[in-house]
RNA sequence: CGAGAGUGGGAAAACAUCGCCGGCGCUUCGGCGCGGGAGGAAAGUCCGGGCACUAUAUGGCAGCGUAGCGGGUAAUGCCCGUCCACCGUGAGGUGAGGACAAGUGCAACAGAAAGCAAGUACAGUUCGGCUGUAGUGAAAUCAGGUAAACUCUACGUGGUGCAAAUCCAAAUAGGUCUACUCAUCAGGCGGCCAGUCUGUGUAGACGGGUAGGAUGCUCGAGCUGUGGGGUAACCCAUGGCCUAGAUGAAUGGUGUUUCUCGACAGAACCCGGCUUACACCUACUCUCGGUCU
RNA sequence: GGGGGCGUAGUUAAGUUGGUUAUAACGUCUGCCUGUCACGCAGAAGGCCGAGGGUUCGAGUCCCUUCGCUCCCGCCA
Numbered sequence: 001c002g003a004g005a006g007u008g009g010g011a012a013a014a015c016a017u018c019g020c021c022g023g024c025g026c027u028u029c030g031g032c033g034c035g036g037g038a039g040g041a042a043a044g045u046c047c048g049g050g051c052a053c054u055a056u057a058u059g060g061c062a063g064c065g066u067a068g069c070g071g072g073u074a075a076u077g078c079c080c081g082u083c084c085a086c087c088g089u090g091a092g093g094u095g096a097g098g099a100c101a102a103g104u105g106c107a108a109c110a111g112a113a114a115g116c117a118a119g120u121a122c123a124g125u126u127c128g129g130c131u132g133u134a135g136u137g138a139a140a141u142c143a144g145g146u147a148a149a150c151u152c153u154a155c156g157u158g159g160u161g162c163a164a165a166u167c168c169a170a171a172u173a174g175g176u177c178u179a180c181u182c183a184u185c186a187g188g189c190g191g192c193c194a195g196u197c198u199g200u201g202u203a204g205a206c207g208g209g210u211a212g213g214a215u216g217c218u219c220g221a222g223c224u225g226u227g228g229g230g231u232a233a234c235c236c237a238u239g240g241c242c243u244a245g246a247u248g249a250a251u252g253g254u255g256u257u258u259c260u261c262g263a264c265a266g267a268a269c270c271c272g273g274c275u276u277a278c279a280c281c282u283a284c285u286c287u288c289g290g291u292c293u
Numbered sequence: 294g295g296g297g298g299c300g301u302a303g304u305u306a307a308g309u310u311g312g313u314u315a316u317a318a319c320g321u322c323u324g325c326c327u328g329u330c331a332c333g334c335a336g337a338a339g340g341c342c343g344a345g346g347g348u349u350c351g352a353g354u355c356c357c358u359u360c361g362c363u364c365c366c367g368c369c370a
Base pairs, nucleotide, nucleotide: 001289002288003287004286005285006284007283008282009281010280012258013257014256015255016254017253018252020037021036023034024033025032026031039264043275044274046273047272048271049270050269051161052160053159054158058194059193060192061191063157064156065155066154067153068082069081070080071079072078083097084095085094086093087092098152099151103150104149105146106145120134121133122132123131124130165215166214167213168212175206176205177204178203179202180201185199186198187197188196208369209368210367222241223240224239225238226237227236228235229234259262294366295365296364297363298362299361300360303319304318305317306316312350321337322336323335324334325333343359344358345357346356347355
């Protein structure tokens, strides 16, 4: 210098002005002042948890998920370490990597033959398909291949999701039809059984009414500095910080200046992950090749 | 915001214990028939199964990721 590998960081900046959504303070109730206002993925909703409701939450079966070994964590299918297999010259990358030594199934083409068996060619032979070789194939008596085939083993798993749920207010045709019922019955938010709970009604459909407000709602497994432990993920101690909370739904418009001329993209109960999209800039470590000293 | 379902010729669909070269109907094209068209008859083309990856000897089918389309939902009684 070129080509790569791994782990990150940023995501145009500054000022002025006019707005929009929350918070706090003052107020003569008209307003005024102070301070905050999208992301690394807010996305997909693919996993895991918190939280809320519901006894079909208990027992059993079924179903679903996970799968070397050890550790981390609230938990995980995530992360870290490590063994093995495969890929790469290498740094490194990828792996649904328990079991076909329980049972069942499947195996196109090729091949004599693909598993209760049948038995090709050549050579050897103790004449027993007994031994070796060849040939077909992913796989050929070998404890054969195949479990992202059924299955078995171990572990986990009730269901539904903030349109959960609670309170206030408003509204009325408290109606009609269907099904099953006074219990060996019906119904309930699991697929089935047992059990349990409720019951003169229960469920569904049609029709009707309402479509407002409050709580949930953002201080949290939170962010960050230092020290310590651990190979690491991560943990412990201590100091500092407060950083959107809407509900027709805010986070914007305009002007000026500068630069490397700006990608993907917009919160809706909240976190931890994974995956996907992404212009450009940038830090550190490492590998291979070339050249010079 | 949450929960389901579906992507296979131009269109509508089928495709089960994964197996050779993926089917059918309509449509399209060519030829025949006819004076011509339609109908009818005969034949042909048209697909990498939404996209990417994995498992496997082998994938439309099994698994993962992703894209697109589509359906459903509150309260009172």
Source information
This is a predicted complex of two RNAs, RNase P RNA and transfer RNA, with 370 nucleotides together. Its mean pLDDT, the model's own confidence on a scale to 100, is 79.